[in-house]
Molecule: small-subunit ribosomal RNA
Organism: Akkermansia muciniphila
RNA sequence: UAAACGGAGAGUUUGAUUCUGGCUCAGAACGAACGCUGGCGGCGUGGAUAAGACAUGCAAGUCGAGCGGAGUAUAGCAGGUAGCAAUAUUUGCUGUAUUCAGCGGCGCAAGGGUGUGUAACACGUGGGUAAUAUUCCCUAGAGUUUGGAAUAACUCCGAGAAAUCGGAGCUAAUACCAGAUGGUGUGUUUGUUUGGCAUCAUUCAAACACCAAAGUUGGGGACCGCAAGGCCUGACGCUUUGGGAUUAGCCCGCGGCCUAUCAGCUAGUUGGUAAGGUAAAAGCUUACCAAGGCUAAGACGGGUAGCUGGUCUGAGAGGACGACCAGCCACACUGGAACUGAGACACGGUCCAGACACCUACGGGUGGCAGCAGUCGAGAAUUUUUCUCAAUGGGGGAAACCCUGAAGGAGCGACGCCGCGUGGGGGAUGAAUGGCUUCGGCCCGUAAACCCCUGUCAUCUGCGAGCAAUACUUUUAAUUUAAAAGAUUAAAAGUUGAUAGUAGCGGAAGAGGAAGGGACGGCUAACUCUGUGCCAGCAGCCGCGGUAAUACAGAGGUCCCAAGCGUUGUUCGGAUUUACUGGGCGUAAAGGGUGCGUAGGCGGCUUGAAAAGUCUGGUGUGAAAUCUCAAAGCUUAACUUUGAAACUGCACUGGAAACUGUUAAGCUAGAGUAGUGGAGGGGAGACUGGAAUGCUCGGUGUAGCAGUGAAAUGCGUAGAUAUCGAGCGGAACACCAGUGGCGAAGGCGAGUCUCUGGACACUAACUGACGCUGAGGCACGAAAGCCAAGGGAGCAAACGGGAUUAGAUACCCCGGUAGUCUUGGCUGUAAACGGUGCGCAUUUGCUGUGGGCGGAUUCGACCCCGCUCGUGGCGUAGCUAACGCGAUAAAUGCGCCGCCUGGGGAGUACGGUCGCAAGAUUAAAACUCAAAGAAAUUGACGGGGGCCUGCACAAGCGGUGGAGUAUGUGGCUUAAUUCGAUGCAACGCGAAGAACCUUACCUGGCCUUGACAUGCAAGUAGUAGAAACCUGAAAAGGCAACGAGAUAGCAAUAUCAGCUUGCACAGGUGCUGCAUGGCUGUCGUCAGCUCGUGUCGUGAGAUGUUGGGUUAAGUCCCGCAACGAGCGCAACCCCUGUAUUCUGUUGCUACCUAGUGUAAAACUAAAGCACUCUGAAUAGACUGCCUCGCUUUAACGAGGAGGAAGGUGGGGAUGACGUCAAGUCAGUAUGGCCCUUACGGCCAGGGCUGCACACGUACUACAAUGCCCGGCACAAAAGGAAGCAAAACGGCAACGUGGAGCAAAUCCAAAAAACCGGGCCCAGUUCAGAUUGUCGUCUGCAAUUCGACGGCAUGAAGCUGGAAUCGCUAGUAAUGGCGCAUCAGCUACGGCGCCGUGAAUACGUUCCCAGGCCUUGUACACACCGCCCGUCACAUCAUGAAAGUCGGUCGCACCCGAAGUCGCUAAGCUAACCGCAAGGAAGCAGGUGCCGAAGGUGUGGCUGGUAAUUGGGAUGAAGUCGUAACAAGGUAGCCGUAGGGGAACCUGCGGCUGGAUCACCUCCUUU
Repeated sequence: UAAACGGAGAGUUUGAUUCUGGCUCAGAACGAACGCUGGCGGCGUGGAUAAGACAUGCAAGUCGAGCGGAGUAUAGCAGGUAGCAAUAUUUGCUGUAUUCAGCGGCGCAAGGGUGUGUAACACGUGGGUAAUAUUCCCUAGAGUUUGGAAUAACUCCGAGAAAUCGGAGCUAAUACCAGAUGGUGUGUUUGUUUGGCAUCAUUCAAACACCAAAGUUGGGGACCGCAAGGCCUGACGCUUUGGGAUUAGCCCGCGGCCUAUCAGCUAGUUGGUAAGGUAAAAGCUUACCAAGGCUAAGACGGGUAGCUGGUCUGAGAGGACGACCAGCCACACUGGAACUGAGACACGGUCCAGACACCUACGGGUGGCAGCAGUCGAGAAUUUUUCUCAAUGGGGGAAACCCUGAAGGAGCGACGCCGCGUGGGGGAUGAAUGGCUUCGGCCCGUAAACCCCUGUCAUCUGCGAGCAAUACUUUUAAUUUAAAAGAUUAAAAGUUGAUAGUAGCGGAAGAGGAAGGGACGGCUAACUCUGUGCCAGCAGCCGCGGUAAUACAGAGGUCCCAAGCGUUGUUCGGAUUUACUGGGCGUAAAGGGUGCGUAGGCGGCUUGAAAAGUCUGGUGUGAAAUCUCAAAGCUUAACUUUGAAACUGCACUGGAAACUGUUAAGCUAGAGUAGUGGAGGGGAGACUGGAAUGCUCGGUGUAGCAGUGAAAUGCGUAGAUAUCGAGCGGAACACCAGUGGCGAAGGCGAGUCUCUGGACACUAACUGACGCUGAGGCACGAAAGCCAAGGGAGCAAACGGGAUUAGAUACCCCGGUAGUCUUGGCUGUAAACGGUGCGCAUUUGCUGUGGGCGGAUUCGACCCCGCUCGUGGCGUAGCUAACGCGAUAAAUGCGCCGCCUGGGGAGUACGGUCGCAAGAUUAAAACUCAAAGAAAUUGACGGGGGCCUGCACAAGCGGUGGAGUAUGUGGCUUAAUUCGAUGCAACGCGAAGAACCUUACCUGGCCUUGACAUGCAAGUAGUAGAAACCUGAAAAGGCAACGAGAUAGCAAUAUCAGCUUGCACAGGUGCUGCAUGGCUGUCGUCAGCUCGUGUCGUGAGAUGUUGGGUUAAGUCCCGCAACGAGCGCAACCCCUGUAUUCUGUUGCUACCUAGUGUAAAACUAAAGCACUCUGAAUAGACUGCCUCGCUUUAACGAGGAGGAAGGUGGGGAUGACGUCAAGUCAGUAUGGCCCUUACGGCCAGGGCUGCACACGUACUACAAUGCCCGGCACAAAAGGAAGCAAAACGGCAACGUGGAGCAAAUCCAAAAAACCGGGCCCAGUUCAGAUUGUCGUCUGCAAUUCGACGGCAUGAAGCUGGAAUCGCUAGUAAUGGCGCAUCAGCUACGGCGCCGUGAAUACGUUCCCAGGCCUUGUACACACCGCCCGUCACAUCAUGAAAGUCGGUCGCACCCGAAGUCGCUAAGCUAACCGCAAGGAAGCAGGUGCCGAAGGUGUGGCUGGUAAUUGGGAUGAAGUCGUAACAAGGUAGCCGUAGGGGAACCUGCGGCUGGAUCACCUCCUUU
């Protein structure tokens, strides 16, 4: 530079993320099957299961030119019979044609089928055969002679049902036998040539021995013969030999399945000698001898399987498969055996045995579709009992020809591939139906109709092939020959077609006959409506369905493919998910507990040799088909043909020599040896020591000791504990002690001695690659445990007791045995962990610490510097999913070993090995799930930590819980007691007013276009309206005096309004607050919640918002990879507290004036706006000033001044992002659903008020800080016309009469506690007032259910309230009254406001509750009201064990022993040859021996089915018991082991951190 080829991902674990990891999908393919559908043609293809059983027909015959015979037809000749004869018929002979069985030859070993067996030289590939055979065929040579004896057929006799057989007799041959000849054949011997590979092969020569044959037929001129014929010639045969070709046999190298839960196998086994045997080598067979042979590179055993070319898939490497076609093998009902033959141990042959089936006269016989069709059976499933030898090929024949279910064709099947069609163009009023709709419209849709065309396929009709010639017949010519026979060759003419009247061609008619299947939530192209309501159903995975389903079902529409489309099954792919290409092992699955070491794998430097690996050239082979490319032929394609390439391989051969291997000789850098030296809890043994616990004895001494959260059990007056002294005994070794030392690991800690292993440093003397790793193997190996013998102080499983608890088989306490200790043996496991195999090499640094050496210095050391071996921390690059690792790698490379492949089942079962046992080790499957998991993130949570706040606690005051009543709720009751609200955040809540109404509930009576709205149509005229009257509880019904209107028009009349009727519709406090809007509650007036840009991180996310201070506050300041911003906080708004100015009636009245009054007071008026007040504006407060504190000259805090007010002055309004599917469909609105003479509407009465009871919220009290009576003072806010109502009068009072004043700063209008005076005197009272009786008042249509108030009488509980619990931090609590809304009246003691009087206390943040921030752990994310474990009970499923029982298969031993080969025998029998004969040779029947299938007996292994019972496992809706784990999970958890226990579990011993928290030590980082 050119060309060719070429690899796609997605869903699913989570709140989200990254990773690991499985599951699933999209692709292609098929000998397929199933569902729905189905027009035509071409080419292919079709019993995969029962190598199950088969009716029927066919699939191997042919040759008369090998042979004898029988029959038929016909011709001739001769004879007979009948007939006058023609003629007919018959016998014999001859000829021709033809048929049949037999003898004989060839074939039947091919072709065709199937895949049982077989893991093997069966197959593939490449070789060998000097160890072989080969019918037919080709080629070359030679020969083809002389004789003989039989036998089938046939005839006769006989047996039998049959099949078939026996005896006697006759006969032929290319059948059989004997002789001759013969070498280039075979064997032996001798010599010889050439070659090789050991035996040998080969050339030539000689000698000896041995071995052949068959004829048939065409023609014929001479010659011979009576004739037949001889003879000649051609063809076909026959014999023998050489060569070739083809085919076959045998042998060898290499290659291709699973299993080690198969580890040892083997007796003809391995070899030799001899013999036998074969075409041929060989233990192939036999005898003898020797003791070998195979195996971890997998023998032997078990399972499965025909092998290959190839097919499918894949980028490839690979993986799976071995239909059709082709090559090889094996088999032919099952097992065994031989015969014949060139070839078989023979699919359509024989013998025997067995099973099965059939025939039978019961004596005996017959059969083998895995040939082509076809039948039954089993099965999801696989075709016609077809035509023809025309072609191709095969057998026989000289040939004609015959045979051929090989083959060629047709038929059936959408089974596959390929092609074609079901029409084309125009056509808008965008028709109709259908579907959707926001009701406007949109979609189907140019689609249809309609108009104009075309004519493929199918239909009808006419013509009509190729495959056919090198065959055969005839003729001619040439060659052969004596020849015109015959044969061969060449040319010409003629004959032969199953498919098939098919392909093809022409004509006719008419859009006429020809479209479906699947899908539409994501993956994955394609969306809506209706129905259904966790039902019915869907589903490949995730998952849909519980009333608005794009996921079910139907419909419309859309998408994809199309005579098919889907589903199921299987294979490969995706899957780098077994990783050679191309993976991993700290925490996800995965490093062996540790070392030594065998095999194996890998291996330093230099030089040479050879050439095994390696590279390269050549040769042979790698069948054809297939695949690829290029062409060609069918109209195209599929298909077919031709050529090329390819077949990545194997073998032989020539060459190269770098690397690896081999070999030879060296080297010293790896490794080791030696010498010197110091360090060390390295190991073993012996001896010794002190402290402490316990026990014993003695002394002193007295009432407790011990123990716990608190107790109790326990010990103690028989003297404990305490204390002193003495003694005994066992175990362990404080301090030193240190991320310090040693060891391979486990592990090792008082001291001394003895023995002993290793590492390190220095020296560089020695060896000379001696090395690394290490499957099996061997050794060591904590604790617990086991055996035996000791020992036993303390501790302590089990066990006993006491507590705790609902229980407590535990945690706590008191005791206590194995054990812990020693010796000897066993066990062989641990979180045996650095969760990190060993070795070597390479790769920036800083800093501790232990050992050694050196340098410098010093008297010597220390400090310091350097080297090195260990042991730590932090970190660069790099790696990692992240966490993290980082010269002690988890970096970068090399070598070797071990291990992993989703979770559970399970480290389990079975089997093996080991063990005394416990158990260890090796190690599955069925079944089940779509996850299990790692790291990190954000939250939430913790009986984790830190900081902070709050009437949260504490300190106080007053309550609730006890009583009575009121009120709300639950419950109960009821015809109904309408509905809603239900922890805080429902319960004096919706309801700011239930006697009727309200009212939604119940009973009863009524209405049905309706009580109310709109529209349409029709009708109606004393219409609309309507007093009175009747019935009735009312609603309503009836009657009915009286009695109108609007618009247009001159009017008639029409329309409206009204009424009646009908249709649309109204109506619903019916359902869903989990379909919604809106509004509200709550966390919480808590201080938080977010965003943009930037930065960090693979990412979710982080940063900002964390940190240090500070605040009521994410308030402010400082710092900081952040810089800014938003919603919240604060402020701005309102009320209140101060002042100024303005305003001046209805407010006010200080001064002044007038009047009344003796005067004062007071009142009235004028006047005024000073004051109060009204209500507008403004000012004022900002840490502004001072001092101090703290620090960072900050923010801020404390105090002070001034000020009416001081640090957000007090109060209100104001409620971030969000949480609770919180509340409300009954306020209204609203989607959907439901009712429509009722779930709508009207009315009367009842109910919501019902009462054993429980709870909440209040009121009134229990009294003397009180009650009663009398007197007397001071408010604010609000309301008032169907209203508030004064004075006055009546009534004890409620109230009545009355009606001045007031639409209001004017009137209504009076505060009460307080204060003053008096009474009561601690009682159930002069407290308290419930309840009840009675008489009244008021409202109202109405007061019975069911109103309020008043008078008189009655006078209950209650004497300060258990556990528990609520509110409140100042004008607050407490206490006193006043007002308002609703409202006819009222249940108000409720709610909302107003003013009066007016406290106490806060040390403080340990605790309770709630909240905020930071941090930590987490197996939670519906977020701790979380998650989750095990027993038990029930159901289902698969599985293990199991007394047994039933098969299958294989082995061993023995018995019996068919057929048959071989051997022996053969007294019986026998044609060929020898012999005169007797007889012999040769052979046979028969007998017998070895072997030997099936069968039998016994025994064993392996494997499968089944089984009472039993073990665990898995799954299942809301079962039972507990709560083991996850947070410090409430006793940290886990591992190993042992004991115990309903269960999770508990306890002991040793170990781990994969433990929270606090403190300390050490190290590191920064300064």